[in-house]
Model confidence (mean pLDDT): 83 of 100. The part of an RNA shown here (large-subunit ribosomal RNA, domain I) has 531 nucleotides and comes from Leisingera aquaemixtae.
Context: one part of a larger RNA
RNA sequence: GGCGUUUGGUGGAUGCCUUGGCAGUAAGAGGCGAUGAAAGACGUGAUACCCUGCGAUAAGCUUGGGGGAGCCGGGAAUAGGCUUUGAUCCCAAGAUCUCUGAAUGGGGGAACCCACCUGAAAGUUUGUUAUAAUAGCCGCAAGGCUGCUUAUAAUGGGCUUAACCAGGUACUUAAGGACUGAAUACAUAGGUCUUUAAGAGCAAACCCGGGGAACUGAAACAUCUAAGUACCCGGAGGAAAGGACAUCAAUAGAGACUCCGUUAGUAGCGGCGAGCGAACGCGGACCAGCCGAGCCUGAUGAGUGACCAGAAUGCGUUGGGAAACGCAGCCAGAGCGGGUGACAGCCCCGUAUGGGAAGCUCUGAGGGACGUAUUAAGUAGGGCGGGACACGUGAAAUCCUGUUCGAAGACCGGAGGACCACCUCCGAAGGCUAAGUACUCCUUACUGACCGAUAGCGAACCAGUACCGUGAGGGAAAGGUGAAAAGCACCCCGGCGAGGGGAGUGAAACAGUACCUGAAACCGAACGCCU
Numbered sequence: 001g002g003c004g005u006u007u008g009g010u011g012g013a014u015g016c017c018u019u020g021g022c023a024g025u026a027a028g029a030g031g032c033g034a035u036g037a038a039a040g041a042c043g044u045g046a047u048a049c050c051c052u053g054c055g056a057u058a059a060g061c062u063u064g065g066g067g068g069a070g071c072c073g074g075g076a077a078u079a080g081g082c083u084u085u086g087a088u089c090c091c092a093a094g095a096u097c098u099c100u101g102a103a104u105g106g107g108g109g110a111a112c113c114c115a116c117c118u119g120a121a122a123g124u125u126u127g128u129u130a131u132a133a134u135a136g137c138c139g140c141a142a143g144g145c146u147g148c149u150u151a152u153a154a155u156g157g158g159c160u161u162a163a164c165c166a167g168g169u170a171c172u173u174a175a176g177g178a179c180u181g182a183a184u185a186c187a188u189a190g191g192u193c194u195u196u197a198a199g200a201g202c203a204a205a206c207c208c209g210g211g212g213a214a215c216u217g218a219a220a221c222a223u224c225u226a227a228g229u230a231c232c233c234g235g236a237g238g239a240a241a242g243g244a245c246a247u248c249a250a251u252a253g254a255g256a257c258u259c260c261g262u263u264a265g266u267a268g269c270g271g272c273g274a275g276c277g278a279a280c281g282c283g284g285a286c287c288a289g290c291c292g293a294g295c296c297u298g299a300u301g302a303g304u305g306a307c308c309a310g311a312a313u314g315c316g317u318u319g320g321g322a323a324a325c326g327c328a329g330c331c332a333g334a335g336c337g338g339g340u341g342a343c344a345g346c347c348c349c350g351u352a353u354g355g356g357a358a359g360c361u362c363u364g365a366g367g368g369a370c371g372u373a374u375u376a377a378g379u380a381g382g383g384c385g386g387g388a389c390a391c392g393u394g395a396a397a398u399c400c401u402g403u404u405c406g407a408a409g410a411c412c413g414g415a416g417g418a419c420c421a422c423c424u425c426c427g428a429a430g431g432c433u434a435a436g437u438a439c440u441c442c443u444u445a446c447u448g449a450c451c452g453a454u455a456g457c458g459a460a461c462c463a464g465u466a467c468c469g470u471g472a473g474g475g476a477a478a479g480g481u482g483a484a485a486a487g488c489a490c491c492c493c494g495g496c497g498a499g500g501g502g503a504g505u506g507a508a509a510c511a512g513u514a515c516c517u518g519a520a521a522c523c524g525a526a527c528g529c530c531u
Stems, first nucleotide, its partner, number of pairs: 001530009015516001016480002020451002022448007029440002031202002039100003042055003046078002049075003061094006070082003105114003115169005121161013134147005171199010206237001207235005217224001221271001247254002258285005268276002289432003292370001295368003301362004307355003313328005329346002331335001337349003381405008391417001412427005467474002487515001490502004
């Protein structure tokens, strides 16, 4: 040095587990905000820090309801307290709620700086009233009247106030009021002040509107495509949009809108390339019509809801431990699920079932206060330039309009894919409208031939953290002792170490907090054999 057997170290795979995720279903909710939001800063405990809660009334204050023995949140203990005169805790309502932030008195490099007005408070002055002291007069006395000066208290007025405290002071729009005030005489517009109300910002997707790419495809590329997509901006609601025929159809008829299936990859469009791509009709979902289908009050009923009641098992055996096994029982409108020292219908929490206050939500009996539009012109249509329609200018109807012209008046007008006639169907240029449809930041309950710590959300763990970047932004790793800390008293070696050996706990310590299991790579030791 090699091989073999054995035994260790290192390492953290694998197995088992799950506090966390993922995808749904059924309901709910679909907003919060100048009554100051979302998001934060700084504080707040007997206590150094972090998280959670809360806000100078600061792990909390008040009230109503529940509940019934413990409690003072977690990491984590000690001191000191609270509590059957009902605490802690749960539900609901209220109070408080520093500073920043739309941030709104002005400023600002967010959580800071600097103001003004009014009030409160304080001081001073003055008036009124009361009381006390005092002088004079009347009165036998009790007491009364008048006057002066102060003090105290209450109350009213004026003035002043460094610091502290409270409220107000932004902008825009609308409505009301006051004062001013042009061209222009009266006036009006405009300006200033004031009162009241509203708006502003944030938020996951869904929705409507205004703008609007490129990569790409066409095997290059320019029309075209990608695509009215991504993205930006504005606006709204729990849905939005659309909507009650100037519609389709075709000699028969249908009858608002929205969504789904089909028609159909059809008819068409298309450097007739790549590709794009309907409608009529039919089958469904849902159905509602109107011209305020409005407003106020709100009986009743329903829902939500902290919570309440809620059945039934013993013995033996093994074991550290019984829920296992054996024997014998019981309940079930409850054998969903979870926990308990191994696998529990009957041990615990629950579950089925029944009940449930306040507040809130829905419903809307009855009652009340008003109101009651009227046929749409610079429109329809034409020219030019664009855009939307499946339709790329085409034979191009229809719709929108930048520009320019410009009707008719129901004896009228529009449409039926150029256009004309006939025929048919409708009545534009005002407005409202539930349901069926889309979505899920969020709440509750439940489900899974979904994951099980390199998986599943980036995040099971104090994670959008540590860390990186000037910044926009990027972005981790990291779960498991044991049933219970019973977390090794005491002794020994050692540097008053690290670490270890005894002893003890425990079922187990090769379960010792570098802790379940503990593979491989890698590194040793002992023994045997070979060189």

Lineage of the source: Bacteria > Pseudomonadati > Alphaproteobacteria > Rhodobacterales > Leisingera.